[in-house]
Annotation: c-di-GMP-I riboswitch aptamer from a Gammaproteobacteria bacterium, 99 nucleotides, folded computationally. Taxonomically the source falls in Gammaproteobacteria (Bacteria, Pseudomonadati, Pseudomonadota). Its Rfam family is "c-di-GMP-I riboswitch aptamer". For this family Rfam cites "Identification of 22 candidate structured RNAs in bacteria using the CMfinder comparative genomics pipeline" (Weinberg et al., Nucleic Acids Res, 2007).

Formats: sequence, C1' cells, structure tokens
RNA sequence: ACGAGAUAAAGGCAAACCUAUUGAAAGAUGGGGACGCAAAGUCACCGAUCUAAGGAAGACGCCACAAUAGUCAGUCUUCUAAGAUAGCGGGCCACCGGU
Repeated sequence: ACGAGAUAAAGGCAAACCUAUUGAAAGAUGGGGACGCAAAGUCACCGAUCUAAGGAAGACGCCACAAUAGUCAGUCUUCUAAGAUAGCGGGCCACCGGU
C1' cells in the first nucleotide's frame, strides 16, 4: 500500500420480540434477548427510504360574523423535513491476520 478475510487469538456490536421512558409520527434511549455483522466503528454533506406535528393546496361544511362577496371551528385528500434511518448505497477512519 492492497482486499477476494483462509486459519488463529483477543474480543466487539446486537435484528425481531418483550419491557420502561420519550416523541405528533417515523423513530430514539435504558434493561432483557440474539437474527445476523470483518467495519453492524463513525458521518444525515450526496443519493435512497420512512414519517408529516407544523405549513401549503383542494373538497365538504355546523354555529356565528357578515350580507350574496366572503371569514371561520371541524372532517377528508394531496404535497412538503426544518424530523428520522449509518443493520440501504456512499464518504472517512481503524484492530488482528494475509499478500
């Protein structure tokens, strides 16, 4: 410097699910638990994916205001990341072994 990780050692992480907390949700964190992982270490800048509280648009529409022009609680649909996912791709760094 390289990866297509065979052997060995030291080890590491922890999916689903259960549970507590948290969040509008997606999800996150702690405990239990192991499906798997040679980067399942790290980074939401890029692509991808998830969510849609708030916002925007449209439809319906009670009471009231208003006076034929509209405003508006609420319901439904669509869009939207400023919210997430690094165990999707990707970037960066790295132990042991090998060449």